[in-house]
């Protein structure tokens, strides 16, 4: 100085699933078969975090692990908000080329 890997940041893209049912409310309000909030029930999603490796894939195989797999504990199931990811950029670091 160039690439790779990785870490923050920023812009873009970003997927699924009931605007469900019942109560309550020192809560909003145009006073109503409105809203918002809490709780409780039921069907439901998986791509924040968490948890597992039965099963089926990957790390040639076992062992071990690992995910975008499998649970759903948490979170979500109008829009907004969040979103793994994956593109681009600045930075910064690296027993790496």
């Nucleotide at each position: 100085a160039c690439g790779a890997a990785g870490a923050u940041c920023g812009u873009g893209c970003g997927a699924g699933a009931g605007a469900c049912c019942g109560c309550c409310u020192g809560c909003g309000g145009a006073c109503a078969u409105c809203g918002a909030g809490g709780c409780g029930g039921c069907g439901c999603c998986g791509a924040a975090g968490g948890c597992g490796c039965a099963a089926a894939u990957c790390c040639g195989c076992c062992c071990g692990g690992a995910a975008u797999c499998g649970c759903u504990c948490a979170g979500g199931c109008a829009a907004a908000a969040g979103g793994a990811g994956c593109a681009c950029g600045a930075u910064c670091u690296u027993g790496c080329g």